[in-house]
RNA sequence: CCGGCCGGCCUGACGAUCGCCUGAUUACGCAAGUAAUCCGGAGGAAAGUCCGGGCUCCGCAGGGUGCGGCGCUGGGUAACUCCCAGCGGAGGAAACUUCGGGAAAGCGCAGCAGAAAGCAAACCGCCGAAACUUGUUUCGGCAAGGGUGAAACGGUGAGGCAAGAGCUCACCGGCCGGCCGGGUGACCGGCCGGGCCAGGCAAGCCCCGCCAGGAGCAAGACCAAAUAGGGAGACUGCAGAGUGACCCGCUCUGUCUCCGGGUUGGUCGCUGGAGCGGUUCAGCAAUGUUCCGCCUAGAUGAAUGAUCGUCCCGGCCGGCCCGGCCAGGGCCGGACCGGCCGGACAGAACCCGGCUUACCGGCCGCCGGCCGG
RNA sequence: GCGCCCAUAGCUCAGUUGGAUAGAGCGUUGGACUACGAAUCCAAAGGCCAGAGGUUCGAAUCCUCUUGGGCGCACCA
Numbered sequence: 001c002c003g004g005c006c007g008g009c010c011u012g013a014c015g016a017u018c019g020c021c022u023g024a025u026u027a028c029g030c031a032a033g034u035a036a037u038c039c040g041g042a043g044g045a046a047a048g049u050c051c052g053g054g055c056u057c058c059g060c061a062g063g064g065u066g067c068g069g070c071g072c073u074g075g076g077u078a079a080c081u082c083c084c085a086g087c088g089g090a091g092g093a094a095a096c097u098u099c100g101g102g103a104a105a106g107c108g109c110a111g112c113a114g115a116a117a118g119c120a121a122a123c124c125g126c127c128g129a130a131a132c133u134u135g136u137u138u139c140g141g142c143a144a145g146g147g148u149g150a151a152a153c154g155g156u157g158a159g160g161c162a163a164g165a166g167c168u169c170a171c172c173g174g175c176c177g178g179c180c181g182g183g184u185g186a187c188c189g190g191c192c193g194g195g196c197c198a199g200g201c202a203a204g205c206c207c208c209g210c211c212a213g214g215a216g217c218a219a220g221a222c223c224a225a226a227u228a229g230g231g232a233g234a235c236u237g238c239a240g241a242g243u244g245a246c247c248c249g250c251u252c253u254g255u256c257u258c259c260g261g262g263u264u265g266g267u268c269g270c271u272g273g274a275g276c277g278g279u280u281c282a283g284c285a286a287u288g289u290u291c292c293g294c295c296u297a298g299a300u301g302a303a304u305g306a307u308c309g310u311c312c313c314g315g316c317c318g319g320c321c322c323g324g325c326c327a328g329g330g331c332c333g334g335a336c337c338g339g340c341c342g343g344a345c346a347g348a349a350c351c352c353g354g355c356u357u358a359c360c361g362g363c364c365g366c367c368g369g370c371c372g373g
Numbered sequence: 374g375c376g377c378c379c380a381u382a383g384c385u386c387a388g389u390u391g392g393a394u395a396g397a398g399c400g401u402u403g404g405a406c407u408a409c410g411a412a413u414c415c416a417a418a419g420g421c422c423a424g425a426g427g428u429u430c431g432a433a434u435c436c437u438c439u440u441g442g443g444c445g446c447a448c449c450a
Stems, first nucleotide, its partner, number of pairs: 001373008009362002012311007020041002023038006043345001047356002050354005055216004062248004068211004072086005087100005101207002106205002108201002118153001123146002125142008154172006173197002175194008220268004230259006239253004261449003275294004281288002312343008321334005374446007383399004392430001401417005423439005
């Protein structure tokens, strides 16, 4: 320098003018409120609501069945389907990426093609016997070769046989069982034995292991206002209800459903938190820990904006200059000036931790690391 | 905000333990019948199953993500 792989960070800056929202102070006002000043005012995804928690209520959150989720091993965490490190299979020359319980527990499925689709089977073929019309038919054996298919029951060689075949043997591959060694473990290595050769699908049912009670801030608590505690129905103690599958247990004794009626107000929950930045120590790392510093939206039909100017970043066009190649003409690269266009995705609504998805660009040097030439 | 459902031809719907050409009715187009039209009869076109990725030999169907549409949920007595 070229080609490639992995990760991290940012999401324009400053000023002026006009506006919006929360809070504090001051002034006016009986009060509602109004005005002025000051502080603060969206995101890396606030999104999808796909997981996991906190918080709140359902009396407790108990047992069983069902439904659901997850699935190599070890660690991290409040918890996870997340993250880190490792193991094994597959892909790649490598950096690296991707996948992950069980198909020798059982059930089920596989169109068409093909002889046959899971346990045996035979179209062509090979071999033997019989028949005669002497190259065909029938019967029997075989599964090596051909053919079909996404997939056809290990591979090579030798023996064996009428022909063949793990039928037997040697080697290789896989599986199962036992023992030894290493590792916390997934697993790895070695030895011995067994011809055991066992197909795919579990994002089909299922089996094994683990997890999970349900609902969600429109949870829930309080205040105020208004209305007809009206009508119908279900059960009424072997019953009904107690939150969203059922049964048991537990608690209560009138409870629930529908129609009709009223209000569409306020306060709390509501933001200081598994918080952010730096640092010490432990650890390969995720992460934990020590110390210091900081306060960073809380709105409720819902604020966080608009315009202008200067600069910044990217692209295009024009002018001018410089350098290289070059016979010419032109091509390539760079600097400066001017003009035009663009600066995305997207908007908190109880709060966090993740995942996924969207995205102008900064870029293949904004930053860091790795592989090959 | 929270919870849930749906998407197949122009319209309304079928299609499921996954199996190959995805059907039906109405509508559309062409023809027949008629003087012309309606009705009727015959025939045809029209879909890559909302989009993308995955599992599988094979996906409208199973899984994941995205897009679009729809429904429900306040309090008092």
Molecule: RNase P RNA; transfer RNA
Organism: Deltaproteobacteria bacterium